RNA sequence: GUGCAGGGCAUCUAGGGUUCCGCCUCUUCCUCCUCCCGAGGGCAGGUCCGAGAGAUGCCGCCGGCCCGGCAAAUUCCGGGGCGGUACACGGCGGGGCAAAAGCCCGGGAGAG
Repeated sequence: GUGCAGGGCAUCUAGGGUUCCGCCUCUUCCUCCUCCCGAGGGCAGGUCCGAGAGAUGCCGCCGGCCCGGCAAAUUCCGGGGCGGUACACGGCGGGGCAAAAGCCCGGGAGAG
């Protein structure tokens, strides 16, 4: 300097905005209030989105142990436990859904 790999899904959380619900404010009509229509406000919430470097679970993969089948098994087929699946600082900018984001670009650029 170059290449490959660092698995998948689900649920949740950090976080996120505003489609829908709710809440608040204003406004039209009305004698007044309430309600309806309309406009606006992310506003502790519900729906919603949601982590490579967050959590949990399941699956996959790797290792070895045990059990069963068949004439036979280190070899084929099936099953059950156990262990492992490390490490990880990170923009700007863009994308998309209604919109935003720790989502995606991205284990990127860059730094060490």
Model confidence (mean pLDDT): 82 of 100.
The RNA shown here (Guanidine-I riboswitch aptamer) has 112 nucleotides.
The sequence was found by an Rfam model in a public genome assembly.
The model forms 100% of the base pairs in the Rfam consensus.
Rfam family: Guanidine-I riboswitch aptamer. Rfam's curators write: This family represents a conserved RNA structure found upstream of the ykkC and yxkD genes in Bacillus subtilis and related genes in other bacteria.